Predicted 3D model of a 133-nucleotide RNA (c-di-AMP riboswitch aptamer (ydaO/yuaA leader)) from Acrocarpospora catenulata. It was read from a public genome assembly, where an Rfam model found it.
[in-house]
RNA sequence: GGCGCGCGGCCGCCGAAUCCGCGACUCGCGGAGCCGGGGACCCAUCCCCUGGGGUGAAUCGACACACCACUUGUCGUAGGGCACCUCCAGCCCGAACCCGUCAGCUAACCCGGUAGGCGGCAUGGAAGUAAGG
Numbered sequence: 001g002g003c004g005c006g007c008g009g010c011c012g013c014c015g016a017a018u019c020c021g022c023g024a025c026u027c028g029c030g031g032a033g034c035c036g037g038g039g040a041c042c043c044a045u046c047c048c049c050u051g052g053g054g055u056g057a058a059u060c061g062a063c064a065c066a067c068c069a070c071u072u073g074u075c076g077u078a079g080g081g082c083a084c085c086u087c088c089a090g091c092c093c094g095a096a097c098c099c100g101u102c103a104g105c106u107a108a109c110c111c112g113g114u115a116g117g118c119g120g121c122a123u124g125g126a127a128g129u130a131a132g133g
């Protein structure tokens, strides 16, 4: 000097998932904030079939293999993300899980979540704006 591992701090990204207090302290409890679900009148809906529904951006197709069926893949796509916002361009995601025959909206009211995963000059340009020093 380099590489690897571990610990701590700071600044950020996706996400509701942050902050405060107490404690037996990477966890538990409580509160605030944020987020989600259930739940009237009115309104909406009302048949049959494959039940139906929720969180989430994560839906819907075509083609191919298979072709009895299952499975998989390639290309798109609704939609979503990329360090103030908008526009343009560029890059990426387009999953997963849960309830259990049951739920439209919904005031009062009731119930729950507050994780996890990443990055270290943040993709570039233009107009603008705000905050701080």
Stems, first nucleotide, its partner, number of pairs: 010120005018032006033114006043104001051102001052099004060076005079093004084128001086126004